[in-house]
Predicted 3D model of a 71-nucleotide RNA (transfer RNA) from Streptomyces ossamyceticus.

RNA sequence: UCCCGGAUCGUCUAAGGGCAGGACAAACGGUUUUGGUCCGUUGAAUGAGGGUUCGAAUCCUUCUCCGGGAG
Numbered sequence: 001u002c003c004c005g006g007a008u009c010g011u012c013u014a015a016g017g018g019c020a021g022g023a024c025a026a027a028c029g030g031u032u033u034u035g036g037u038c039c040g041u042u043g044a045a046u047g048a049g050g051g052u053u054c055g056a057a058u059c060c061u062u063c064u065c066c067g068g069g070a071g
Stems, first nucleotide, its partner, number of pairs: 001070007010024004018054001026042005047063005
C1' cells in the first nucleotide's frame, strides 16, 4: 500500500428496513440476625461524518479503531 472481516448498555449477546431487547454486573427495595441465594423495581448502548428511504443498528459511501491475509 492492497484485500477480507468486525465495532450495539460496564461485560457478553439479539434485532437481517418499522417501539434498540435479553443475560450477567450496578443502584434501590423485599426476604434474612448479617452475608449469600431468591424475588421486585430502576438506570444504562448502536465508533464518527455524509447519502438512500415515509422510516436506517440494518442498505451505499468516506474516515477512525481492532483482527486476519498478500506484497

NCBI's taxonomy places the organism under Bacteria, Actinomycetes, Kitasatosporales, Streptomycetaceae, Streptomyces. It was read from a public genome assembly. Its Rfam family is "tRNA". Its family is annotated with triplet codon-amino acid adaptor activity in the Gene Ontology. It is annotated as a transfer RNA. Rfam's curators write: Transfer RNA (tRNA) molecules are approximately 80 nucleotides in length.